The prediction has a mean pLDDT of 82. This is a predicted structure of a 72-nucleotide RNA (transfer RNA) from a Clostridia bacterium. It matches the Rfam family "tRNA". The family's RNA type in Rfam is transfer RNA. Gene Ontology term of the family: triplet codon-amino acid adaptor activity. Lineage of the source: Bacteria > Bacillati > Bacillota > Clostridia.
[in-house]
RNA sequence: UCCCCGAUAGCUCAGCGGUGGAGCACUCGACUGUUAAUCGAUAGGCCGUAGGUUCGAAUCCCACUCGGGGAG
Numbered sequence: 001u002c003c004c005c006g007a008u009a010g011c012u013c014a015g016c017g018g019u020g021g022a023g024c025a026c027u028c029g030a031c032u033g034u035u036a037a038u039c040g041a042u043a044g045g046c047c048g049u050a051g052g053u054u055c056g057a058a059u060c061c062c063a064c065u066c067g068g069g070g071a072g
Stems, first nucleotide, its partner, number of pairs: 001071007010024004018055001027041004048064002051061002
C1' cells in the first nucleotide's frame, strides 16, 4: 500500500428497507427462618463518525476512524 471480516444496551450477540431485540448483569418486587436458586416487572440505545440514495436506512452506496485476519 492492497484485500477480507467486524463496530447495535454495562457484557456476549441477534436483527427481510417499515415499532431497535434476546441472554446474562443492574434496580424493584414475589417466594423464605436467612442467603442462594427460581419467578415477575422496570430501567438502560442519538445502531463507530460524516455524507448520499429513498416516502422511509441499524440494514443499500461513498469516504473516514478503531479492532481482527490475510497478501506484498